[in-house]
Molecule: Bacterial RNase P class A
Organism: Bacteroidota bacterium
RNA sequence: GCUGCAAGUUUUGCUACCGCUGUUAUAAUUUAUUAUAAAAGAGGAAAGUCCGGACAGCAAAGAGCAACGUACCACCUAACGGAUGGUAUCUGCCUUAGGGUAAAUAAGAUAGUGCCACAGAAAAUAACCGCCAAACGCUUAGCGAGGUAAGGGUGAAAAUGUGAGGUAAGAGCUCACGGUACAAUGAGGUAACUUAUUGUAUGGGUAAACCUUACGUGCUGAAAUGUCAAAUAAGUGAAUGCUUGAGGGCUGCUCGUCCGAUGUUCACGGGUAGACAGAUAGACUCCGAUAGCGAUAUCGGAAUUAGAUAAAUGGUAGCUAUCCCGAGUUAUCGGGAAAUACAGAAUCCGGCUUAUAAACUUGCAGUAUUU
Numbered sequence: 001g002c003u004g005c006a007a008g009u010u011u012u013g014c015u016a017c018c019g020c021u022g023u024u025a026u027a028a029u030u031u032a033u034u035a036u037a038a039a040a041g042a043g044g045a046a047a048g049u050c051c052g053g054a055c056a057g058c059a060a061a062g063a064g065c066a067a068c069g070u071a072c073c074a075c076c077u078a079a080c081g082g083a084u085g086g087u088a089u090c091u092g093c094c095u096u097a098g099g100g101u102a103a104a105u106a107a108g109a110u111a112g113u114g115c116c117a118c119a120g121a122a123a124a125u126a127a128c129c130g131c132c133a134a135a136c137g138c139u140u141a142g143c144g145a146g147g148u149a150a151g152g153g154u155g156a157a158a159a160u161g162u163g164a165g166g167u168a169a170g171a172g173c174u175c176a177c178g179g180u181a182c183a184a185u186g187a188g189g190u191a192a193c194u195u196a197u198u199g200u201a202u203g204g205g206u207a208a209a210c211c212u213u214a215c216g217u218g219c220u221g222a223a224a225u226g227u228c229a230a231a232u233a234a235g236u237g238a239a240u241g242c243u244u245g246a247g248g249g250c251u252g253c254u255c256g257u258c259c260g261a262u263g264u265u266c267a268c269g270g271g272u273a274g275a276c277a278g279a280u281a282g283a284c285u286c287c288g289a290u291a292g293c294g295a296u297a298u299c300g301g302a303a304u305u306a307g308a309u310a311a312a313u314g315g316u317a318g319c320u321a322u323c324c325c326g327a328g329u330u331a332u333c334g335g336g337a338a339a340u341a342c343a344g345a346a347u348c349c350g351g352c353u354u355a356u357a358a359a360c361u362u363g364c365a366g367u368a369u370u371u
Stems, first nucleotide, its partner, number of pairs: 001367010013319006020041002023038007043342001047353002050351005055221004062255004067217005072086003076082001087106003091102004107212002112210002114206003128152002130148003136144003160178006179202010225277004235268006247259003285302007322337006
């Protein structure tokens, strides 16, 4: 230098013509349509619908249980399972061996219960091989009952490491120095936690097994919901109920509470099937100052017309960015291809996750040339 991979950042141009969507203005008439003109018309993820809110409704949006979620600390935020800054553990890399750095993980396995494939004697009441023969029994070189977790073997995992004492052989059985866990006290820190001393213990793993502890969650979801218009049959049949209550009131169960007779359920039959609001100015975006390590907050300034409802945002032609080929030391010139990736608003907002051409940045790997 080239190629590949990973992570991150940015997000596809210009002109003309023809269309599409709603808005505004003007004109026309058939008064809700047409014509003309003007300006506007998808995203960084509009996606997945995973999490959190705004907003709306529900009976007082009640109580208990159940269910679900979260789980180191501080802080940010409307809120969060998100972000920021830190702590600890483990792994990788670097290292001047003091440490540094990146990613992942995070209540409890010392409350209790369960489970741990295959292999293995045994997966938690460890004796297969090996070691022992002191104590017990017998018919005494031995056998039986037994002792032993040092050594071997199995496994992802086998009962705290090393050394000494000790013993029949062994063993935290005892001791010394360690490891780990917990507790107390002192010091540092807002805290997680760190560190020193002392004491106790030595306990395999698993909570995305049940479970325990703490905290949180009322339910539903824009097809929410409100207003107006239109229509109407209070029709027929069956079942059931009528205050000793059928059925229902958007929550899994129970209780409580409210509605409830022109009732409720099923079948047949009839009618309507439109409009407006919600709904587009926002916890919004950009710039600057101040505070903060930072997420972020406050103040000041600037900019800001997608809004459909079966759903518009498109098509054609040309130019250019860019790419390819050739010429040239380079600058550049000639020819060819050419706007293309992922994708498509539907109540709104904050996150997370996933997809993504091309360019740029960083890291890693491979390869070629030169020194």